[in-house]
Context: one part of a larger RNA
Molecule: large-subunit ribosomal RNA, domain I
Organism: Spiroplasma sp. TIUS-1
RNA sequence: GGCAUAUAGUGAAUGCCUUGGAAAAUGGAGCCGAUGAAGGACGCGAUUACCUGCGAAAAGUUUCGGGGAGCUGGAAGUAAGCUUUGAUCCGGAAAUGUCCGAAUGGGGAAACCCAAUAUGAUUAAUCUCAUAUUAUCCGACCACUGAAUACAUAGGUGGCGAGAAGGGAACCUUGGGAACUGAAACAUCUUAUUACCAAGAGGAAAAGAAAACGAAUGUGAUUCUGUGAGUAGCGGCGAGCGAAAGCGGAACAGGCCAAACCGGUUUUUACCGGGGUUGUAGGACUCCUUUUAGAGUUACAAAAUUUAUAUAUAGUAGAAGCUGUUGGGAAGCAGCGCCAUAGACGGUGAUAGCCCGGUAUACGAAAUGUAUAGAUCUCGUAGGAGUAUCCUGAGUACGGCGGGGCACGAGAAACCUUGUCGGAAUCCACCCAGACCACUGGGUAAGCCUAAAUACUACCAUUUUACCGAUAGUGAACCAGUACCGUGAGGGAAAGGUGAAAAGAACCCCGAGAGGGGAGUGAAAUAGUUCCUGAAACUAUAUGCUU
Numbered sequence: 001g002g003c004a005u006a007u008a009g010u011g012a013a014u015g016c017c018u019u020g021g022a023a024a025a026u027g028g029a030g031c032c033g034a035u036g037a038a039g040g041a042c043g044c045g046a047u048u049a050c051c052u053g054c055g056a057a058a059a060g061u062u063u064c065g066g067g068g069a070g071c072u073g074g075a076a077g078u079a080a081g082c083u084u085u086g087a088u089c090c091g092g093a094a095a096u097g098u099c100c101g102a103a104u105g106g107g108g109a110a111a112c113c114c115a116a117u118a119u120g121a122u123u124a125a126u127c128u129c130a131u132a133u134u135a136u137c138c139g140a141c142c143a144c145u146g147a148a149u150a151c152a153u154a155g156g157u158g159g160c161g162a163g164a165a166g167g168g169a170a171c172c173u174u175g176g177g178a179a180c181u182g183a184a185a186c187a188u189c190u191u192a193u194u195a196c197c198a199a200g201a202g203g204a205a206a207a208g209a210a211a212a213c214g215a216a217u218g219u220g221a222u223u224c225u226g227u228g229a230g231u232a233g234c235g236g237c238g239a240g241c242g243a244a245a246g247c248g249g250a251a252c253a254g255g256c257c258a259a260a261c262c263g264g265u266u267u268u269u270a271c272c273g274g275g276g277u278u279g280u281a282g283g284a285c286u287c288c289u290u291u292u293a294g295a296g297u298u299a300c301a302a303a304a305u306u307u308a309u310a311u312a313u314a315g316u317a318g319a320a321g322c323u324g325u326u327g328g329g330a331a332g333c334a335g336c337g338c339c340a341u342a343g344a345c346g347g348u349g350a351u352a353g354c355c356c357g358g359u360a361u362a363c364g365a366a367a368u369g370u371a372u373a374g375a376u377c378u379c380g381u382a383g384g385a386g387u388a389u390c391c392u393g394a395g396u397a398c399g400g401c402g403g404g405g406c407a408c409g410a411g412a413a414a415c416c417u418u419g420u421c422g423g424a425a426u427c428c429a430c431c432c433a434g435a436c437c438a439c440u441g442g443g444u445a446a447g448c449c450u451a452a453a454u455a456c457u458a459c460c461a462u463u464u465u466a467c468c469g470a471u472a473g474u475g476a477a478c479c480a481g482u483a484c485c486g487u488g489a490g491g492g493a494a495a496g497g498u499g500a501a502a503a504g505a506a507c508c509c510c511g512a513g514a515g516g517g518g519a520g521u522g523a524a525a526u527a528g529u530u531c532c533u534g535a536a537a538c539u540a541u542a543u544g545c546u547u
Stems, first nucleotide, its partner, number of pairs: 001546009015532001016497002020468002022465007029457002031167002039100003042055003046078002050074002061094006070082003105114003115134007136164002138161002141159005171202001172200005182189001186236001212219002223250005233241002254449003257393001261274005279427001281392004285386005294379003304376010315363003321336005337354002339343001345357003398422008408434001429444005484491002504531001507518004
């Protein structure tokens, strides 16, 4: 020096555990914001670095309920207090709410600086301080003014306005909009009207009551869905893309204007009221007859109050077990019982229906919200005949050129849409039925609104798992979007476990201390806070063999 064995050390694997995650189900809720949000800065405690809570009224204030013995957060200790005259705590409604932030008096390098006006405080006076207001845009509102231009109008100024702004996970609509990729290369094509960007809205959005479908003896708003169907088609007819009707379901709901005509107003070219709203054409208009249904807070005109019930936001009651035994400890084992509309679950010194919290079940709200029903309340009525005249959405329909959308790539290419140029008809009308024409059929464009069925889940409640168990599961079980890195956009960790209970080792000894030896606690201290278990590499010591 090597090998082997043993005992220690180091080290952290493994096992066990779970405060945290993951994925779902069901129900709720689905916005917040100038009454100042989201998010922050700085403060507030007897003592206070951090977190939590709160805001100069500052770990809190008021009030109404719940609750019933302790309390002054995590988080000890000490001090000082509070509390059955009901505290702490839980819930409803209020008050307060510094500074920044859309940030809005002006400025600004966010959390700072500097004002004006009015009122007040203070001062001999100035200074200073307090409170309120003071951004912009928009508005169909009000007042005062006021050009060219006489009246006016435009414009201006001021007032008034819970108007707008900013934030938010996905879902939605609209406007922009790729490439890698596939085509075994690549250009049309595909990826894809995707990713991404921007704007906007809502709890859903969008769409929506036929100028539809398409050929049936027809259907009868929209949306979603199964099928039709990988069909018909489109397609360097390549790669690929890919319907519709119909049928079966979910859910169902229809309304209002403009115009003709009548009336009113004032500066007529407009506004207001009545009327009227459709394709079997309808309405105005003329004539005739006759009546009191009904509807409503989601459209259809627009709201509100109140009552009842249910429900959400605190809660209440809630059955039934003892003894022995092993043990540190009983819930284990043994014996004999009991409850069960409750044998879900969690905890308790090991494994508990009957110890604790709960569970089944039955109850409960002063206050605020939601839903349903009723009342008050609000709105409000029909039919026929005639057909001379009038009305029924115009730079529209449609056409040319150039695009886009339709499953449809210019094609035989209809239909929808529109940048540009042209440009109708007016019910004996017009549009459509996949070039076009005829016939036949369907419909009435160029105005608006509309619940449900559908999409999503940041958030709340309950529940579940052949999901993870600390290199896993969220990046984050732990004070994590932290420490740290980067000028910045941005990137982004590691880190859980004493014990049933701190009972966390009084006292003695060695030592400067650290640390250790006794003693003591404990079931255990090789459970001593570097703490459960404690593998291996590696280190040391001892012994044996060997060189």